[in-house]
This is a predicted structure of a 491-nucleotide part of an RNA (small-subunit ribosomal RNA, 3' major domain) from a metagenome.
Context: one part of a larger RNA
RNA sequence: UGACGGGGGCCCGCACAAGCGGUGGAACACGUGGUUUAAUUCGAUGCUACGCGAGGAACCUUACCAGGGUUUGACAUGCUGGAAGUAACUGCCUGAAAGGGCGUGUGACCUGUAACCAGUCAGGGACCAGCACAGGUGCUGCAUGGCUGUCGUCAGCUCGUGCCGUGAGGUGUUCCCUUAAGUGGGAGAACGAGCGCAACCCUCGCCUUUAGUUGCUACCUUAAUUUUUAAUUAAGGGCACUCUAAAGGGACUGCCCGCGUUAAGUGGGAGGAAGGUGGGGACGACGUCAAGUCCGCAUGACCCUUAUGUCCUGGGCUACACACGUGUUACAAUGCCUGCUACAAAGGGCGGCGAAGCCGCGAGGUGAAGCAAAUCCCAAAAAAGCAGGCUCAGUUCGGAUCGAAGGCUGCAACCUGCCUUCGUGAAGCUGGAAUCGCUAGUAAUGGCGCAUCAGCAACGGCGCCGUGAAUACGUUCCCGGGCCUUGUACA
Repeated sequence: UGACGGGGGCCCGCACAAGCGGUGGAACACGUGGUUUAAUUCGAUGCUACGCGAGGAACCUUACCAGGGUUUGACAUGCUGGAAGUAACUGCCUGAAAGGGCGUGUGACCUGUAACCAGUCAGGGACCAGCACAGGUGCUGCAUGGCUGUCGUCAGCUCGUGCCGUGAGGUGUUCCCUUAAGUGGGAGAACGAGCGCAACCCUCGCCUUUAGUUGCUACCUUAAUUUUUAAUUAAGGGCACUCUAAAGGGACUGCCCGCGUUAAGUGGGAGGAAGGUGGGGACGACGUCAAGUCCGCAUGACCCUUAUGUCCUGGGCUACACACGUGUUACAAUGCCUGCUACAAAGGGCGGCGAAGCCGCGAGGUGAAGCAAAUCCCAAAAAAGCAGGCUCAGUUCGGAUCGAAGGCUGCAACCUGCCUUCGUGAAGCUGGAAUCGCUAGUAAUGGCGCAUCAGCAACGGCGCCGUGAAUACGUUCCCGGGCCUUGUACA
C1' cells in the first nucleotide's frame, strides 16, 4: 500500500422487512447429469452452465457410428505436358446411392494467323495426366486476435506539476454539508487535468407548423335504401378533427414560502400535458475471474495427408432404472361448457399473403378476386360484457396415455413431424425442508405478431396491445456493494 475480520462508524440495492404471484408435490415439454449404446458428435459446469451455442436434428444440417466408394481430391492458385469427332449434352449395364463400366447421336467459346475463309494451325479459357499444393468442426481459449459474461450503470480508477517522506509511498481522492453520482458547495499543500457520472442520441407523454393519399370525414351537395322530426350506404367537394411523418417549441429548481452558511441543496406550493434524472432504451471507467469461445470468423505452434481429407446409403444426435434445472397445463365455481355481442397494437407477404363463394363435423380441399401493399390479404383479437346450463363430485374439473379413422408438408414421416375427428379418460383436491420474481401501467392475467422455417416437435425466444393490483413501519438481522477508520503472525 492492499486484502481480510463472526472490528467500528456512515450510506445504498426487491438485500431484508411489508405485500402479490410462483418453484419445490402431479402429468407433459425442453435442457443437463448419469446410465446405456456401434454411435448416442462437440462445447457451456457456483453466483456468471443446465428452453445455453441451437433464431427450427426425418434426408440435408452433421461435426458421431456402420457399411460402400474416392485420392491433385467437394474447393483455390501456379507450373509442365497432352488432347478434335476431343470437352459438353445424351443412352445402356451394374449398384442402396456414391461410384464404376460400355456405347450411340448431336457437337465448341475468345483473340490471332487473316482487310475474305478455322471445331482441326498458334495462344488463352474449359478438359485430361502429372507436380507444387489443397483440405482437416484434428489438439492447444494456459500461445493469441476479435467478441462476450461477471463484479456493475457500482462510483469509482488515474495522471502532470508542486509539497511531505531515506524509501515503499502519501498528498490531491481527506474533513463538513449535499447528491442517484469523486454530483455539487465550503474548508484544506495543494493547483489543475484525463477515463468514468451527467448531458449530447433513440423512443413514449403535451403543443405548434408543414403535408393530405392509400388515411380522416365535422360541414356542404347529389343519389340509393329504410325502423321517414331521421338513420345507413355510395359518389363529389373539404383537410376542421383523428392519424401518419418531418421540423420546431416545451422543464431550467425558472417562480413563491420554510430550512440551510447569504452556499450547494432540501421540504412544501403555484402554474403546467409533464417537476426536480418526467417514463423506457442505447451507452458498461481502470481492472478482476490464466472466466467463456481455436465448433462463427481470424490466427502461432503441433498433428493427419490412399486419411484425422472427401463423396454416398442407412443409423445416431429423439436411447431410459434414475437425479437436477427451466417451463407449460392443471388440481376448479373470481370456475368450466354453449350461444350471442364489442374494443387493439405491432408485424409479415411474390417460389409470397391469399378474400368472397362452394365441399367437408373438422384439420383441410376447391376456387380464384385483390395486393410488391396507410389501398389487398394473413385477421377471428382474447380475457371482458349479455343469456342459458353445471352445484362441489376425481365432477360437464383435469387432460396424460392408448385405439381407430383422416388431413398437410415433403423424394421420403418405421426409427422420428405437426394437425383434426371419434372413442379412451391416468396422475392431480394447492404441494416437506427449502427457494425465486416483482415497487406501477409494474406484478398478475388475456390474447396477437415476428424471426428461424418445405413442414415442425414453440409450452422456447424476441416484440405488441387489452384488463390491471397489493405493499414498503423501518434498516436490528440475511446477501451484495461504496467511503472513512481500526487490528493483523496474510501478500
The RNAcentral record of the full RNA draws on SILVA.